[in-house]
Molecule: SAM riboswitch aptamer (S box leader)
Organism: Lederbergia lenta
RNA sequence: UUCUUAUCAAGAGAGGUCGAGGGAUUGGUCCAAUGACGCCUCAGCAACCACCGUUAUGCGGAAAGGUGCUACAUCCAACGAGUUGAAAAUCAACUUGGAAGAUAAGAA
Numbered sequence: 001u002u003c004u005u006a007u008c009a010a011g012a013g014a015g016g017u018c019g020a021g022g023g024a025u026u027g028g029u030c031c032a033a034u035g036a037c038g039c040c041u042c043a044g045c046a047a048c049c050a051c052c053g054u055u056a057u058g059c060g061g062a063a064a065g066g067u068g069c070u071a072c073a074u075c076c077a078a079c080g081a082g083u084u085g086a087a088a089a090u091c092a093a094c095u096u097g098g099a100a101g102a103u104a105a106g107a108a
Base pairs, nucleotide, nucleotide: 001108002107003106004105005104006103007102008101013042014041015040016039017038021031022030023029025078026077027076028075043070044069045068048066049065051061052060053059054058074100079097080096081095082094083093084092085091
């Protein structure tokens, strides 16, 4: 880097440092000199792997290990399908499948 599987409306922030953009992309929108984003330290959340028990493709437990996470639903939408608003175009709202992305585990 690619592929496979699972999950993604729950949960959890302080201090220091830096100094202008940041939330993957595009549009919207939000955050940001009352200092965001990033980085460091400490704290916390969760429970994928690993661990323990078991009636064992499951269920339960614990949180010392490997990751991850700690603004906003993956912040919302993107490509389709359906329902409703009015009969259609169109538009809007809602539901749903997919794509893309993130994280974990495995494989090449």